Large-subunit ribosomal RNA, domain I from a Dehalococcoidia bacterium, 581 nucleotides, folded computationally. NCBI's taxonomy places the organism under Bacteria, Bacillati, Chloroflexota, Dehalococcoidia. The sequence was found in a public genome assembly.

Context: one part of a larger RNA
RNA sequence: AGCACAGGGUGGAUGCCUUGGUAUCAGCAGCCGAUGAAGGACGUGGCAAGACUGCGAAAAGCCUCAGUUAGCUGUCCAGCAAGCUUAGCUGGGGAUCUCCGAAUGGGGCAACCCGCUCAGGAAAACCCUGAGCACUCGCUUUUAUGCGAGAGGGAACCGGGUGAACUGAAACAUCUUAGUAACUCGAGGAAAAGAAAUCAAAAGAGAUUCACUAAGUCGUGGCGAACGAACGGGGAACAGCCUAAACCGAAAUAACUCAGUGGGUCUGGAGCCUAUGUUGUUUCGGGGUUGUAAGACGCAAGGGGCAGGGUCCAGAACCUGCCACAGAGUAAAAAAGCUUUUUUUUAGCCGAAUGUUUCUGGAAAGGGCAACCGUAGAGAGAGAUAGUCUCGUAGGCAAAAAGGAAAAGCCUCUGCUUGGCGUUCUUGAGUACCACGGGACACGAGGAAUCCUGUGGGAAGCUGGGGGGACCACCCUCCAAGGCUAAACACUGCUGAUAACCGAUAGUGAACUAGUACCGGGAGGGAAAGGUGAAAAGUACCCCGAGAGGGGAGUGAAAUAGAACCUGAAACCCUGUGCUU
Numbered sequence: 001a002g003c004a005c006a007g008g009g010u011g012g013a014u015g016c017c018u019u020g021g022u023a024u025c026a027g028c029a030g031c032c033g034a035u036g037a038a039g040g041a042c043g044u045g046g047c048a049a050g051a052c053u054g055c056g057a058a059a060a061g062c063c064u065c066a067g068u069u070a071g072c073u074g075u076c077c078a079g080c081a082a083g084c085u086u087a088g089c090u091g092g093g094g095a096u097c098u099c100c101g102a103a104u105g106g107g108g109c110a111a112c113c114c115g116c117u118c119a120g121g122a123a124a125a126c127c128c129u130g131a132g133c134a135c136u137c138g139c140u141u142u143u144a145u146g147c148g149a150g151a152g153g154g155a156a157c158c159g160g161g162u163g164a165a166c167u168g169a170a171a172c173a174u175c176u177u178a179g180u181a182a183c184u185c186g187a188g189g190a191a192a193a194g195a196a197a198u199c200a201a202a203a204g205a206g207a208u209u210c211a212c213u214a215a216g217u218c219g220u221g222g223c224g225a226a227c228g229a230a231c232g233g234g235g236a237a238c239a240g241c242c243u244a245a246a247c248c249g250a251a252a253u254a255a256c257u258c259a260g261u262g263g264g265u266c267u268g269g270a271g272c273c274u275a276u277g278u279u280g281u282u283u284c285g286g287g288g289u290u291g292u293a294a295g296a297c298g299c300a301a302g303g304g305g306c307a308g309g310g311u312c313c314a315g316a317a318c319c320u321g322c323c324a325c326a327g328a329g330u331a332a333a334a335a336a337g338c339u340u341u342u343u344u345u346u347a348g349c350c351g352a353a354u355g356u357u358u359c360u361g362g363a364a365a366g367g368g369c370a371a372c373c374g375u376a377g378a379g380a381g382a383g384a385u386a387g388u389c390u391c392g393u394a395g396g397c398a399a400a401a402a403g404g405a406a407a408a409g410c411c412u413c414u415g416c417u418u419g420g421c422g423u424u425c426u427u428g429a430g431u432a433c434c435a436c437g438g439g440a441c442a443c444g445a446g447g448a449a450u451c452c453u454g455u456g457g458g459a460a461g462c463u464g465g466g467g468g469g470a471c472c473a474c475c476c477u478c479c480a481a482g483g484c485u486a487a488a489c490a491c492u493g494c495u496g497a498u499a500a501c502c503g504a505u506a507g508u509g510a511a512c513u514a515g516u517a518c519c520g521g522g523a524g525g526g527a528a529a530g531g532u533g534a535a536a537a538g539u540a541c542c543c544c545g546a547g548a549g550g551g552g553a554g555u556g557a558a559a560u561a562g563a564a565c566c567u568g569a570a571a572c573c574c575u576g577u578g579c580u581u
C1' cells in the first nucleotide's frame, strides 16, 4: 500500500409521518369607494428590542344584544409582576378609526410642508380645537349658490377597439399560429345575446343562452399544412314586452284671417270668439305596435250601476270620477312600501352503550374471559390496533340582533268588444339595394348567396318589401332600417364531501419569518429551510478542560432518542485484526 472482516466518523438518500398543497362535485355568496375604498406608512403591550396577528391617540381594545364557559390577560416565547373572573371566548349591531393613498384647500421627493374663511377657547395679532374650502357633468331663475352624480380599485370571468411574431407547412410568400398574446376602453355579480325582414321544404317549427349528438360529416384549402359547419334529434332553463308613425287633446311660439263661408261633439234654436279660428314648429299626455297583415279614421252592430262635465235650452253621443267585476304588479314590460306566515344565513345545544377481571408491555385501544348500544360499526384523538375513554357520528333542537328567499294579504296600476263595411291615412330613408375597395361568415373571389361598411349612386312604401347559397319564374316564409328583458351558461370565494391525487428535489413559488431573504437603477426575478420524546422528565451533583467538548451520576422503554436530536444508504475519511506484497 492493497484485499477481507469488525467498529466508527462524515453525509443526509431511503422508509415511516403530515401541519401544507392539488383536483372534482354539491350548496350558498359575489362588487368595494368622497359616510374617503383597495393598498400602505406610523403607532399601539406592565416588564415589549424584533417579527406575525389584532387594533387606531377611546389604539392585542370600548358599548350593547345573544350564545357558551371556569377560567382568562393572542403567537414566536418561557418567566415575573399586577389584575380580571355576569371575566374570557364565539356571533349580530353600534362607537372610535392618526397619516398617506382617487386624495379633493395649495404644494410635494407618498405617509411631509404651507394656508384661507367661520365658530369656540373670558380679551388676544400668537397658539390650540372644530367645521368648511379641488375638478368635471347634470338639475334648479333663492343666480348667489345650492343639490345630485362622477372620479379610484377589483384575481379570474365578460363585451368592444387596436392587433403581432416565433411556430406548422419538415424551406417559404397565400395559408397556419390567431382574431391568440399584448395594449386599450367599458360593465357586472355575472357579462353578452334575445322575442324572426329566423329556419325549413310540400311536412312543419316558433326569442336567446348552454352542454350532448349530428360529425371530424357537408364543405373550405399553395385541394398542401391545416381549418371545419348547419339542418335535424334528444336535454338544461324557459317570459315576454315597450316605443316611432297615422289620429285626438293641451301648452308654448311664429304667421295669417273680420264671418254669408272659420270655431266650440252632433241636430234645432239662441247667444259668443277675432282668437276660443287656421297653418307651421316644438314639448307633454292619450292612442298604437303587426304579416292568416295590423293599426288610425269614418260608418255599423252589441255592451254592469251611480254621479259629474261643457255658453244656454231639448235630445243623442262622448269624456271624467266612484262602486262592482275581471286582470296584472315592483327581476324587464309604471312605481314606493307595509304586515303576517314559513324557510334560511351569520354563534350554538342534546346525543346510546365495558369491565378497580387476566397476560405481555414503559404505556393497552393488542391477546384471553365476560358484557352492552346501535336511526350512531363515518372519521379523528388519546403512551401500540377502541362502536361502548374524549371530540364526534345517526337522529333531533336553537336566535335578542342583522340580512336573504318564498307565499298570502294590504297596497298600486289597468280594463269596452267585434269574424262587419269603406279603402282615406300610417307602419322606422341617405335606409334597403347597386358599383368599387375591404372585413365577417367553417366558406382563401370562387358559380358566392348572407352579414358589416370606407367612397360614389340611390328605391318602393301594402296592388308594398326581405329571404329560401349566382340569377329568373312559381311556390313557401318572414316584416329590416328604434329599444328593454330573468333563468339555464363563465369565473372566484366560503362551507361541506370526495380522491387507483402529492407526501418535503414531490405537492402551490411558499407545510417553516414566503412573494420573505436575496438580486436588479427599474420593470422585474426569486430561493433554501419540516420530524428529540408518550411526557422536557431538556442531564441536579462530581471530574478533565480557558472554553468548546467530553467522562461519571441521574431521567427515560430507549440517550448510538442529548437538542448539529426518528430511521440513518452511498460517495469520502479513520481505527483495530488477519492475509498478501
Stems, first nucleotide, its partner, number of pairs: 001580009015566001016531002020502002022499009031153002039100003042056003046080002050076003062094007071084003105114003115133007135150005157188001158186005168175001172222001198205002209236002212233002219227002240484003243428001247286010262273002265316006291462001293427004297422003300418003304323006325415005337410010348397003354370002357368003371388002373377001379391003433457008443469001464479005518525002538565001541552004